[in-house]
Two RNAs folded together computationally: RNase P RNA and transfer RNA, 455 nucleotides in total.
It holds a member of the Rfam family "Bacterial RNase P class A". The family's RNA type in Rfam is ribozyme.
Model confidence (mean pLDDT): 77 of 100.
C1' cells in the first nucleotide's frame, strides 16, 4: 500500500416563514345536511422507512350452523434449538467452491413399485457378445475358413457399460485368491442427535424423485370492501329454473350435523353517508441475568401518523460530509521544488423510494461513505 | 384484497409426455416473368426463447427468484 471477506452504523443536523392532516384545551356565532354528524378562529403537541415496496411465506384479529371423520388436494424435507408462528433465525453435520478469511446447498428415500435414459453402441439395467482372447472338430501344403463351446482381461460407443488399480492364478478368463482404494451389511466405541472412528463379511447394488411415486409432519375456509352499531331510504315488484325423493351451510367429493330457502333476469330505491374496528402492540429505549448463538427473563423510562380519494410540503439562513478547484496562508522533510495533512474563498453533488388493520420474517430496489475483525500479496523498518 | 394467463424472426402464432439442426403465415432481401409494376415461381437473410440462477448427460420445455404486459372477481 493493494485486493478481498464478513458485520455495524447513517440514509445530515439546528433555526426561522408559510401550508396540510391527526389530537386536547378553549372560543364564540353563523353556515352545510332529513339525521348520524360535519365545517370555522386561537394556542399547545404529534406527523414515513430500511426498505412504508413486491405481496412470496408465517401469524394476530373479525365473521362463516366450533372447524368431526375419510378421500382428494397443498406445503415442508440432513440434526439440534429458538419462536405466537414460518418456507425464517442461531449453532451444528456432510458435501461442494476459493491459496485464504469465508461463501453455497430444493442435502428424506433409486434395496417398495412403475416410467424415462435420444444418437451411437452387442448391451442403457432379468445383462449381452461387434471385433478379440481361449480350447475342441472339419476343411487347406500353409496363411487361413467354417462349426460348437468358454470368457469379459483388451479394443470399439457413450454423460453413464453390473467396483477400481496391481499382483497371482488360468487353456483364455472372472472378487476366483490376496494387497490397496471405494461403496455396502452387520458389529464395536464416541455424540442429545444428523454423523464421526474401528473391526469383520468379497457381499458390489448404475442414474434420474426440480418424473410418477413412497415415507414423516403440517394445513377447515374466507378476508379490515372481515365484522359491529348508528341514519337515510324503501314494495321485499315483476318474469324463470331447482327444493323435504333435502335447498342452503365459505369455494372439490363423500359421510355426520344443522334443516328450508337458494340461483338467474328485468325494473327500482338508496346516501362515494356517518361512528366503531384504529393503532398500548409478540411496542420502543436502557443497563442486568440465563445461553456459544438466534433468543429468554424480570426491572426502570417512555408513548411514537392514523388520512378515506388519501395528509407528512415549499422556501430561505447557519453549518456538517464527499469530489473539484485556487499565482491564498501555513505545517512537515533537508534550503528550494513536488507531494502529503491543516485553514481560508469558490463551484458542485446527496440514491431507492413513500403508511392504509396490525405485527414476525423473507425477497426485489439503492447512495455517497463511514467504522470494526479476519484473510492473500508486495514494499520498508 | 384474492385467484389466473401470456413473454419464442420485425407482426402475428405453433412448438404434445425434455433429445440432436426452434418452425409457419404475413412482412424484407436477391434473382426469374411482364414493355413497367402487382399477382405468380425460384432461392435467402433474419431468433442468446422476457432476466438471472438452479436440476438433468442434455431445457424453449422442469424448478425457483424477478420484470414487464394482461384477464376475472368482490
Nucleotide at each position: 500500500c493493494g485486493a478481498g471477506u464478513a458485520a455495524a452504523c447513517a440514509a445530515g443536523a439546528c433555526g426561522g416563514u408559510u401550508g396540510c392532516g391527526g389530537g386536547a384545551a378553549g372560543a364564540a356565532a353563523a353556515c352545510c345536511g332529513c339525521a348520524a354528524g360535519g365545517u370555522u378562529c386561537u394556542u399547545c403537541u404529534c406527523g414515513a422507512g430500511g426498505a412504508a415496496a413486491g405481496u412470496c411465506c408465517g401469524a394476530g384479529c373479525u365473521c362463516c350452523g366450533c372447524a368431526g371423520g375419510g378421500c382428494a388436494g397443498g406445503g415442508u424435507g440432513c440434526u439440534g434449538g429458538g419462536u405466537a408462528a414460518c418456507a425464517c433465525c442461531c449453532a451444528g453435520u456432510a458435501a461442494g467452491g476459493g491459496u485464504g478469511a469465508c461463501c453455497u446447498u430444493a442435502a428424506g428415500g433409486a434395496a417398495a413399485g412403475u416410467g424415462c435414459c435420444a444418437c451411437a453402441g452387442a448391451a442403457a439395467a432379468u445383462a449381452u457378445a461387434c471385433c478379440g482372447c481361449c480350447c475342441g472338430g472339419a476343411g487347406g501344403c500353409a496363411a487361413c475358413u467354417u462349426c460348437g463351446g468358454g470368457u469379459a482381461a483388451g479394443g470399439a460407443u457413450g454423460c453413464a457399460a453390473c467396483g477400481g488399480u496391481g499382483c497371482g492364478g488360468u487353456a483364455a478368463g472372472a472378487g476366483c485368491g490376496c494387497a490397496c482404494c471405494a461403496g455396502g451389511g452387520a458389529u464395536c466405541g464416541g455424540g442429545a442427535g444428523a454423523c464421526c472412528g474401528g473391526u469383520u463379511c468379497g457381499c458390489u447394488a448404475g442414474g434420474u424423485a426440480a418424473a410418477c411415486c413412497c415415507c414423516a409432519c403440517c394445513c377447515g375456509g374466507a378476508g379490515c370492501a372481515a365484522a359491529a352499531c348508528c341514519a337515510a331510504a324503501u314494495a321485499g315488484g315483476g318474469g324463470g329454473a331447482g327444493g323435504a325423493c333435502g335447498a342452503a351451510g365459505u369455494u372439490g367429493c363423500c359421510c355426520g350435523c344443522u334443516g328450508a330457502c337458494u340461483c338467474c333476469c328485468c325494473g327500482g330505491g338508496u346516501u362515494a353517508g356517518g361512528u366503531u374496528g384504529c393503532u398500548u402492540g409478540a411496542g420502543a429505549u436502557g443497563a442486568c441475568a440465563g445461553g456459544c448463538a438466534a433468543c429468554u427473563g424480570g426491572c426502570a423510562u417512555c408513548c411514537a401518523a392514523g388520512a378515506u380519494a388519501g395528509a407528512u410540503g415549499a422556501c430561505c439562513g447557519u453549518u456538517g460530509c464527499u469530489u473539484c478547484u485556487g499565482u491564498g496562508g501555513g505545517u512537515u522533510u533537508a534550503u528550494u521544488a513536488c507531494g502529503a495533512c491543516c485553514c481560508c474563498g469558490g463551484a458542485a453533488g446527496a440514491a431507492c423510494a413513500g403508511a392504509a388493520c396490525u405485527c414476525g420474517g423473507c425477497u426485489u430496489a439503492u447512495u455517497a461513505g463511514u467504522u470494526u475483525g479476519c484473510u492473500c500479496g508486495g514494499a520498508u523498518c | 384484497g384474492u385467484g389466473g394467463g401470456u413473454g419464442u424472426a420485425g407482426c402475428u402464432c405453433a412448438g404434445c409426455u425434455g433429445g440432436u439442426u426452434a418452425g409457419a403465415g404475413c412482412g424484407c432481401c436477391a434473382g426469374g416473368u411482364u414493355g413497367u409494376g402487382g399477382c405468380c415461381c425460384u432461392g435467402g437473410a433474419g431468433g442468446c426463447c422476457g432476466u438471472g440462477g438452479g436440476u438433468u448427460c442434455g431445457a424453449g420445455u422442469c424448478c425457483c427468484a424477478u420484470c414487464a404486459c394482461u384477464c376475472a372477481c368482490c